[in-house]
Context: one part of a larger RNA
RNA sequence: GACGAACGCUGGCGGCGCGCCUAACACAUGCAAGUCGAACGGGGCGUAGCAAAACACUGUGUGCUUUGCGGGGAAAGCAAUUGAAGUGAAGUACAGAGUGUUUUGCUACACCUAGUGGCGGACGGGUGAGUAACACGUGAGCAACCUGCCUUAAAGAGGGGGAUAACGUCUGGAAACGGACGCUAAUACCGCAUAUAAUAUUGAGAUGGCAUCGUCUUGAUAUGAAAGGAGCAAUCCGCUUUAAGAUGGGCUCGCGCCCGAUUAGAUAGUUGGUGAGGUAACGGCUCACCAAGUCGACGAUCGGUAGCCGGACUGAGAGGUUGAACGGCCACAUUGGGACUGAGACACGGCCCAGACUCCUACGGGAGGCAGCAGUGAGGAAUAUUGCACAAUGGGGGAAACCCUGAUGCAGCGACGCCGCGUGAGUGAAGACGGUCUUCGGAUUGUAAAGCUCUGUCGACGGGGACGAGAUUGACGGUACCCGUGGAGGAAGCCACGGCUAACUACGUGCCAGCAGCCGCGGUAAUACGUAGGUGGCAAGCGUUGUUC
Numbered sequence: 001g002a003c004g005a006a007c008g009c010u011g012g013c014g015g016c017g018c019g020c021c022u023a024a025c026a027c028a029u030g031c032a033a034g035u036c037g038a039a040c041g042g043g044g045c046g047u048a049g050c051a052a053a054a055c056a057c058u059g060u061g062u063g064c065u066u067u068g069c070g071g072g073g074a075a076a077g078c079a080a081u082u083g084a085a086g087u088g089a090a091g092u093a094c095a096g097a098g099u100g101u102u103u104u105g106c107u108a109c110a111c112c113u114a115g116u117g118g119c120g121g122a123c124g125g126g127u128g129a130g131u132a133a134c135a136c137g138u139g140a141g142c143a144a145c146c147u148g149c150c151u152u153a154a155a156g157a158g159g160g161g162g163a164u165a166a167c168g169u170c171u172g173g174a175a176a177c178g179g180a181c182g183c184u185a186a187u188a189c190c191g192c193a194u195a196u197a198a199u200a201u202u203g204a205g206a207u208g209g210c211a212u213c214g215u216c217u218u219g220a221u222a223u224g225a226a227a228g229g230a231g232c233a234a235u236c237c238g239c240u241u242u243a244a245g246a247u248g249g250g251c252u253c254g255c256g257c258c259c260g261a262u263u264a265g266a267u268a269g270u271u272g273g274u275g276a277g278g279u280a281a282c283g284g285c286u287c288a289c290c291a292a293g294u295c296g297a298c299g300a301u302c303g304g305u306a307g308c309c310g311g312a313c314u315g316a317g318a319g320g321u322u323g324a325a326c327g328g329c330c331a332c333a334u335u336g337g338g339a340c341u342g343a344g345a346c347a348c349g350g351c352c353c354a355g356a357c358u359c360c361u362a363c364g365g366g367a368g369g370c371a372g373c374a375g376u377g378a379g380g381a382a383u384a385u386u387g388c389a390c391a392a393u394g395g396g397g398g399a400a401a402c403c404c405u406g407a408u409g410c411a412g413c414g415a416c417g418c419c420g421c422g423u424g425a426g427u428g429a430a431g432a433c434g435g436u437c438u439u440c441g442g443a444u445u446g447u448a449a450a451g452c453u454c455u456g457u458c459g460a461c462g463g464g465g466a467c468g469a470g471a472u473u474g475a476c477g478g479u480a481c482c483c484g485u486g487g488a489g490g491a492a493g494c495c496a497c498g499g500c501u502a503a504c505u506a507c508g509u510g511c512c513a514g515c516a517g518c519c520g521c522g523g524u525a526a527u528a529c530g531u532a533g534g535u536g537g538c539a540a541g542c543g544u545u546g547u548u549c
Stems, first nucleotide, its partner, number of pairs: 001548003005545005012421006018414002020379001025377003029374003034119003039116002042113003046109013060095010075082002126332003136256007145249002150245007158192001160190002167182006198223011228237003258304003265295003270292008307329004311322004334355005357368004385411001387410003393407001394405004424454004434445004458490001460485005468476001493538005498519003504533005514521002
């Protein structure tokens, strides 16, 4: 000088950063990876239309019953009397109509969705346990390789098939989760046709090189493709094969890369060959056989330690130390092992097995993995909120609207660091009071205070109020910033004062109590201990401790 710091005392504001270095210890809870209905069959809900059924109401017609009117009067009757047709009201039965409600079915449209299917969960985020290694850095090589989405170009998409979830019925289980039978769709799955170019074998020719060989032209044989969706349509989004590009990866090699010789020999798939297998690809990568090699004092092997780098700190430099944050690479995801799917994983929030641990259980059996963001316990000298938003940037899905995004953008906490600002300015001698010292004269604190005249940074209060967003859209945020109001008002400490090293006296103590980085102080006049006054240094910090140069 530096710090991811801690501790003690103190603490006004702002900006920008940083914040479990220890137990890769264990984790309650919430969130952190979904999305597409324009791939598909269902299901749900809503609206509209049509049809049917039921109920209610309204009014109509017909029949019947009761009753009123009817008195011209049929019929019967000697007569009294019985009394028809017609008509009003009420009740009831039937028929058909209208309106309303409910239910059911069908159609159309909008929305939602468990399941099948597609893409993405291999990115982004975390950690540094392991690793001394082609892990990393740097420079080359692959005539030994792969690459979804994207871009460019060429060619194509014809015609079929069988299933299966969802669903239904039955059924097992406490649960997790199943089983049997039956039905169904697709851009799910499987044959067939076609094949520009491709791959393999083989023939001919040309050409190049870096050993195996590569490239180009032209024949023959064999092999293997496809899917549709939206829209009235135009068209758009997809699908298949191939070539090239871009991007991302894989592999190989030269050089560099900590300590120990009180680690001197190490090695049997070991070193090489032939053949085979395997891989995207070379290769003992694996296997069979054959040979006996290979590495090592220029440090093999073994042991210890450690993620590597750009960088960071320091230093005149050479060098030394370091690898927090940010960026690149690698490795890991409770411990160990394994593969599946896929363009890509041997996969943090996928699967299987084993171990430890935790939880549920009806004891038969099941569930889980914060080294994601918060948060909890524990450890520790020590390290933050179970916050807001997808407004921006970026990512995934989608035709889009949009959805998701603890990435990210912000806010909160912490003087943890850096930087900036303030805690007032001018004037003011009776050199006040008080304190301290004193040779008692005075000296000092000290223009310091008071007093007078001002200012308004920061903070406070009131008002206005953004950029970030290019149409809509602002978490931050009524924030930054601007204006106004008021008033010195709300804002200074810490350490040191023997020498190194800037800064001195008094009292107390008496080798005690104590100090101390080194030298060393203290045993009765201590500038070195403690207190006070004064002084010096730094300052919202100061000092101590730790680490490193």

A computed fold for a 549-nucleotide part of an RNA from an uncultured bacterium, annotated as small-subunit ribosomal RNA, 5' domain. The full RNA is in RNAcentral, with records from ENA. Rfam family: Bacterial small subunit ribosomal RNA. Rfam links the family to the GO terms structural constituent of ribosome and ribosome. The coordinates come from a structure-prediction model, not an experiment, and the mean pLDDT is 82.